[in-house]
RNA sequence: CCAGAGAGUCGGAUGACCGCGGGGCAACCCGAGGAAAGUCCGGGCUCCAUGGGAACACGGUGCCGGAUAACGUCCGGCGAGGGCGACCUCAGGGAAAGUGCCACAGAAAAUAUACCGCUCCCGCAAGGGAGUAAGGGUGAAAUGGUGCGGUAAGAGCGCACCGCGGCUCUGGCAACAGAGCUGGCAGGGAAAACCCCACCGGGAGCAAGGCCAAAUAGGGAAGGCACGUGUCAGACCACAGGGUUCGUUCUCAACCCCGCCUUCCGGGUCGGCUGCAUGAAGCGUCAGGCGACUGCCGCUCCAGAUGAAUGGUCAUCCCGUCGCAAGACGGACAGAACCCGGCUUACAGACUCUCUGGUUUU
RNA sequence: GGGCCACUAGCUCAGGCGGUUAGAGCGCGGUCCUGAUAAGACCGAGGUCUGUGGUUCGAGUCCACAGUGGCCCACCA
Numbered sequence: 001c002c003a004g005a006g007a008g009u010c011g012g013a014u015g016a017c018c019g020c021g022g023g024g025c026a027a028c029c030c031g032a033g034g035a036a037a038g039u040c041c042g043g044g045c046u047c048c049a050u051g052g053g054a055a056c057a058c059g060g061u062g063c064c065g066g067a068u069a070a071c072g073u074c075c076g077g078c079g080a081g082g083g084c085g086a087c088c089u090c091a092g093g094g095a096a097a098g099u100g101c102c103a104c105a106g107a108a109a110a111u112a113u114a115c116c117g118c119u120c121c122c123g124c125a126a127g128g129g130a131g132u133a134a135g136g137g138u139g140a141a142a143u144g145g146u147g148c149g150g151u152a153a154g155a156g157c158g159c160a161c162c163g164c165g166g167c168u169c170u171g172g173c174a175a176c177a178g179a180g181c182u183g184g185c186a187g188g189g190a191a192a193a194c195c196c197c198a199c200c201g202g203g204a205g206c207a208a209g210g211c212c213a214a215a216u217a218g219g220g221a222a223g224g225c226a227c228g229u230g231u232c233a234g235a236c237c238a239c240a241g242g243g244u245u246c247g248u249u250c251u252c253a254a255c256c257c258c259g260c261c262u263u264c265c266g267g268g269u270c271g272g273c274u275g276c277a278u279g280a281a282g283c284g285u286c287a288g289g290c291g292a293c294u295g296c297c298g299c300u301c302c303a304g305a306u307g308a309a310u311g312g313u314c315a316u317c318c319c320g321u322c323g324c325a326a327g328a329c330g331g332a333c334a335g336a337a338c339c340c341g342g343c344u345u346a347c348a349g350a351c352u353c354u355c356u357g358g359u360u361u362u
Numbered sequence: 363g364g365g366c367c368a369c370u371a372g373c374u375c376a377g378g379c380g381g382u383u384a385g386a387g388c389g390c391g392g393u394c395c396u397g398a399u400a401a402g403a404c405c406g407a408g409g410u411c412u413g414u415g416g417u418u419c420g421a422g423u424c425c426a427c428a429g430u431g432g433c434c435c436a437c438c439a
Stems, first nucleotide, its partner, number of pairs: 001358010012317007020031004033333001037344002040342005045205004050253007058201005063077005078092001079090004093196002098194002101189002115136002117132006144162006163185001164183008209274004219265007228239003241257004267438003281300004286295003318331005363435007372388004381419001390406005412428005
């Protein structure tokens, strides 16, 4: 220098004037993002709705270990595949529990089987019988592979190496790896088909929910559950019955049993406050850890709208394109709405670090 | 803001537990019939199954992520 791999940062800057939203008596201070997006996951928070346990159903996740509030995310490792390499990709449990599927072609698509061929026998021949799975052919996929021996021809039929299964040992927390012994080899694919195993999961969502105010008919329909006994009066006591966790059922405990609840139609309103920004918060030093991350200390407060603020103009500078120059044009994707952690998608361009392969020079 | 659903021909819809070439009706084009039109008969064209990626030998169908369109919701008694 060329080609490439991985990680990360920024996403025009400064000032003046005018304007908008919020806080504050005022001076003054603050005012979009890395994705605020898609709503694909996981939580906080709130209500439904009293708590614990079990079974079934449904949904999700899926190598191993760790991180975390949690996760389908992240980190480290293992295995498989790709690349000369840096490195990248993987929904990566189980097909030897069971059921089903594998179109067309092909003899045969999984309890196996034999079209051509090869070998032997019978036959003058045509052909028939037996053996075989080496060779051909079909297909996405064909029942271990290569070589030697063996045989009528062949075949794990025998042997060596490789692959595969089982057992033992060693290393590792584990996934797994290595070594030895052993078995002639049985079980092809697919679980993003049903399913099995392990683990996880209650539902709804800030238009949740709480408070105040105004107005209106507490009008209609459908449905649910109750009123029992002891005991003479009343029971908060006892028994019996019933009910109470938004998938269903059962069980234990606790609570409740009265005129209440649920749904729909109809009626009224289109107001205000709160939830609502101090948080699993950000930045920095140090320490632990390979790392994700965690801990101590210090500093900071950093949007809060609701017909919905976050803008406009000018000047100087930066970058890119055009132009001899003066100068002109352009600076992406996109915009909060209860709040966080991720994933995914969109994104002009600029920059930094580390590494790989090649080339040249020393 | 939150929740849910659907995308197949110009329009409205089928498509069984993945299988070879994706169909139907209306519409469109041509021919016949008629003096001419409508109706009718016959023939034909028209599809990246919303897009991308994956699983599989094979995807409209299964899975993931995007895109477009549509529907629902508040409070009071």